Small-subunit ribosomal RNA, central domain from an uncultured Rhodobacteraceae bacterium, 348 nucleotides, folded computationally.
It matches the Rfam family "Bacterial small subunit ribosomal RNA". Its family is annotated with structural constituent of ribosome and ribosome in the Gene Ontology.
It was read from a public genome assembly.

[in-house]
Context: one part of a larger RNA
RNA sequence: CUGGGCGUAAAGCGCACGUAGGCGGAUUAUUAAGUCAGGGGUGAAAUCCCGGGGCUCAACCCCGGAACUGCCCUUGAUACUGGUAGUCUGGAGUUCUGGAGAGGUGAGUGGAAUUCCGAGUGUAGAGGUGAAAUUCGUAGAUAUUCGGAGGAACACCAGUGGCGAAGGCGGCUCACUGGCCAGAUACUGACGCUGAGGUGCGAAAGUGUGGGGAGCAAACAGGAUUAGAUACCCUGGUAGUCCACACCGUAAACGAUGAAUGCCAGACGUCGGGCAGCAUGCUGUUCGGUGUCACACCUAACGGAUUAAGCAUUCCGCCUGGGGAGUACGGCCGCAAGGUUAAAACUC
Numbered sequence: 001c002u003g004g005g006c007g008u009a010a011a012g013c014g015c016a017c018g019u020a021g022g023c024g025g026a027u028u029a030u031u032a033a034g035u036c037a038g039g040g041g042u043g044a045a046a047u048c049c050c051g052g053g054g055c056u057c058a059a060c061c062c063c064g065g066a067a068c069u070g071c072c073c074u075u076g077a078u079a080c081u082g083g084u085a086g087u088c089u090g091g092a093g094u095u096c097u098g099g100a101g102a103g104g105u106g107a108g109u110g111g112a113a114u115u116c117c118g119a120g121u122g123u124a125g126a127g128g129u130g131a132a133a134u135u136c137g138u139a140g141a142u143a144u145u146c147g148g149a150g151g152a153a154c155a156c157c158a159g160u161g162g163c164g165a166a167g168g169c170g171g172c173u174c175a176c177u178g179g180c181c182a183g184a185u186a187c188u189g190a191c192g193c194u195g196a197g198g199u200g201c202g203a204a205a206g207u208g209u210g211g212g213g214a215g216c217a218a219a220c221a222g223g224a225u226u227a228g229a230u231a232c233c234c235u236g237g238u239a240g241u242c243c244a245c246a247c248c249g250u251a252a253a254c255g256a257u258g259a260a261u262g263c264c265a266g267a268c269g270u271c272g273g274g275c276a277g278c279a280u281g282c283u284g285u286u287c288g289g290u291g292u293c294a295c296a297c298c299u300a301a302c303g304g305a306u307u308a309a310g311c312a313u314u315c316c317g318c319c320u321g322g323g324g325a326g327u328a329c330g331g332c333c334g335c336a337a338g339g340u341u342a343a344a345a346c347u348c
Base pairs, nucleotide, nucleotide: 003320004319005318006317007302008301012316014201015200016199017198021194022193023192025088026087027086028085029084030083031082033081034080035077036076037075038074039073040072041071042070049065050064051063052062053061054060091191092188093187094186095184096183097182098181099180103177104176105175106174107173108172109171110154115149116148117147118146119145120144121143125136126135162169163168206247207246208245209244210243211242215241216240220236221235222234223233258315259314260313261312262311263310266293267292268291269290270289271288272287273286274285275284276283277282278281297304298303321348322347323346330341331340332339333338
């Protein structure tokens, strides 16, 4: 070096873009680097192996053979891989015509509800709970009507519905903008796949500066409960939650399932297109998504099953008994919190 694995036993980077590298469609010619064959040179001796021989045997020693799996030169072969020069359209992309969508960013705007403020009516309670109390209320609460302020979130529609690489995205309108799907012919002609490093994006919480602050609510205070109650319940309540800019870079970042391509029975839903038929809202068919069941096959089982965990190929990441430990030390990053990379002693 070689093995076996990664849904749940240890193991898929949170996600993407992409450098190097690895791998790569059909066909023709050429070359002969890889590859294969023949020949030659070299591959010191000793050692190893085989056959003999010598010390009484053996170890040991001597002789011969084979081997030294390698390297170089040369002559050929040309299926495959590579190189070079062409050709092609199936992979990939471009164009045109349509289509669906909570995809993103910015601006504007709407109604319901909570809270607060002002005014009216009105009077003794209201809140809250298992029961209470803290709390609010005759300085007029709760309830109810009208007006106003402000912030945040968008009921119904709503759906194993849609969109997005993931995180995620939901009132309405406008502007800008990314991706996707179907159909069509035309064009480019392998332009592709993966991707160590690298770069970017990345929920919530948290951090910095400046705003904002209705509701909710870590911390905190009080009331209960209790043997105690630093909790669960109740009354309050500050950070925070919101906005702008900048950081952080982690999650059960989950489908606990990396990306890409091809192949391998079906059935029934649903979403977005196309085509055909007619009874004009159905049937058949086709492409792309999203689900359920189920055959072959796979699996330790559970289960998976054309959206594979099946059959194969390419590339990357990762695992190698439990604890110590995702810790210490060092490096890098961060304002900090910390993140990332990542052991050992010892022990079972």